[in-house]
Context: one part of a larger RNA
RNA sequence: UUGGGCCUAAAGCAUCCGUAGCUUGCUGAGUAUGUCCUCCGUUAAAUCCAACGAUUUAAUCGUUGGGCUGCGGGGGAUACUGCUUAGCUAGGAGGCGGGAGAGGCCGACGGUAUUUCCGGGGUAGGGGUGAAAUCCUAUAAUCCCGGGACGACCACCAGUGGCGAAGGCUGUCGGCUAGAACGCGCUCGACGGCGAGGGAUGAAAGCUGGGGGAGCAAACCGUAUUAGAUACCCGGGUAGUCCCAGCUGUAAACGAUGCAGGCUAGGUGUUGGUGUGGCUACGAGCCGCUCCAGUGCCGCAGGGAAGCCGUUAAGUCUGCCGCCUGGGAAGUACGGCCGCAAGGCUGAAACUU
Repeated sequence: UUGGGCCUAAAGCAUCCGUAGCUUGCUGAGUAUGUCCUCCGUUAAAUCCAACGAUUUAAUCGUUGGGCUGCGGGGGAUACUGCUUAGCUAGGAGGCGGGAGAGGCCGACGGUAUUUCCGGGGUAGGGGUGAAAUCCUAUAAUCCCGGGACGACCACCAGUGGCGAAGGCUGUCGGCUAGAACGCGCUCGACGGCGAGGGAUGAAAGCUGGGGGAGCAAACCGUAUUAGAUACCCGGGUAGUCCCAGCUGUAAACGAUGCAGGCUAGGUGUUGGUGUGGCUACGAGCCGCUCCAGUGCCGCAGGGAAGCCGUUAAGUCUGCCGCCUGGGAAGUACGGCCGCAAGGCUGAAACUU
């Protein structure tokens, strides 16, 4: 190993692309690599098995025969596998059609509010809290009206709605660009699946250089609270948050559920599309039925330790990859690789229980 597992007990890589490799639809023909049958040779002796014999018996030993396993050679079989070749269209890819969408990148424009400045009005408080104080204010605040500036954000619509591989994506318009669903069944004809290494993308925070800075706000300062208060509450406030270029490469990166394909009751919402019936104010309209694709809820069989899952499986069958093996020490030490650094990836042991 045969023969365990990975939603929550240890365990699915953050996500995708893809090299080697593993694996792979249907129908012929050939070949005979694997596979199967048969014959020959070999597979030292001892060991193993059987018979007979020896020691009074036995262990043990002897003789003869057989066997195991592997290899080589000859002949044969051809269902499966491999290889070669000829085809097919159900997988896959391409094409065409009308639609859906916060998918991505770039540019332009807009909106409310906060803050701040200017002008006018107006007068003694404002702000804040459980209660206060720090704080602002007679150099006129708070409040009301009008105007300007700046940065960030994008109410309502908005929906267990949509799109995206994941991270993620929401004001409006335009340009460029990518993918998916449905329909046609026009073209290619297994070109497919997974994927060790490898590559690309990857929230927030952080780092480097340059800009920007309204609000918010780690650190920090102050007022309170308290036994104390390095906090919670309050007043301030710098990095940062924003933009451009580069780095970092991690998250409860979660559906805590790898990817692909087939099979296995239904019911009910919702989004996009096909076909179809009715209504019609003929609108890209409204109400049904049907099929396909997505996204939710409930649920049969079945599964599960249970919670629960249940055609979006955690059921069932197949292919491929990743990972787990008591707790702590420890995601640490050492070494290696990467990084400007912070650190990341890989990743133990002694000892202890």